[in-house]
Molecule: c-di-GMP-I riboswitch aptamer
Organism: Pelotomaculum schinkii
């Protein structure tokens, strides 16, 4: 400093779902819970992919269009950390 690793050791972190709070909504924030996770730590204006759709735009009326709003526990990538070997 690379690479690789969870057998042990400290441990972490939280799905689903309740309960309050924000939101138009997808969500998300604290609080219980744990399905699971060797990055399930961060980043979404560096890409891909998906989810809403208030305004706005379109109809006679709607279906519908549109993200710089959401998801990092979809993913590619970047970028930090722990242990324990080399």
């Nucleotide at each position: 400093u690379u690479u690789u690793u969870u057998g042990c050791a400290g441990g972490g972190c939280u799905a689903a779902c309740c309960c309050a709070c924000c939101g138009a909504a997808a969500g998300g924030u604290g609080g219980g819970g744990g399905c699971g996770c060797a990055a399930a730590g961060c980043c979404a204006a560096c890409g891909g992919a998906c989810c809403u759709a208030a305004a706005g735009c379109a109809u006679g009326g709607a279906a519908g269009c549109u993200a710089g709003g959401g998801u990092g526990g979809c993913u590619g990538g970047g970028u930090u950390g722990c242990u324990a070997a080399u």